Predicted 3D model of a 78-nucleotide RNA (c-di-GMP-I riboswitch aptamer) from an uncultured Methylococcaceae bacterium. Its Rfam family is "c-di-GMP-I riboswitch aptamer". Gene Ontology term of the family: cyclic-di-GMP binding. The sequence was found by an Rfam model in a public genome assembly.
RNA sequence: UUUUGUGAAAGCUAAACCUAUCGAAAGGUAGGGGCGGAAAGUUACGGUUCCUAACAAGCGGAAGGCCGAACUGCCGAG
Numbered sequence: 001u002u003u004u005g006u007g008a009a010a011g012c013u014a015a016a017c018c019u020a021u022c023g024a025a026a027g028g029u030a031g032g033g034g035c036g037g038a039a040a041g042u043u044a045c046g047g048u049u050c051c052u053a054a055c056a057a058g059c060g061g062a063a064g065g066c067c068g069a070a071c072u073g074c075c076g077a078g
Stems, first nucleotide, its partner, number of pairs: 002078004012037002017032006035065001041071003045068003048063004
């Protein structure tokens, strides 16, 4: 460098729920918390799902822990 595999070992991350806050809402952020994860790291590109106050009748927003794809990464083996 490349291919591949394992593992919750090291390290990483973190559901539901609670508190505070932003938002019209879906949902986001911070702290607590710990269901889980082998990319549950990043990206809204494709699919899918969710929201819709105002404007309006197609725009806009959200989810990467729904799936695919791309990029990057720990440990072992070839």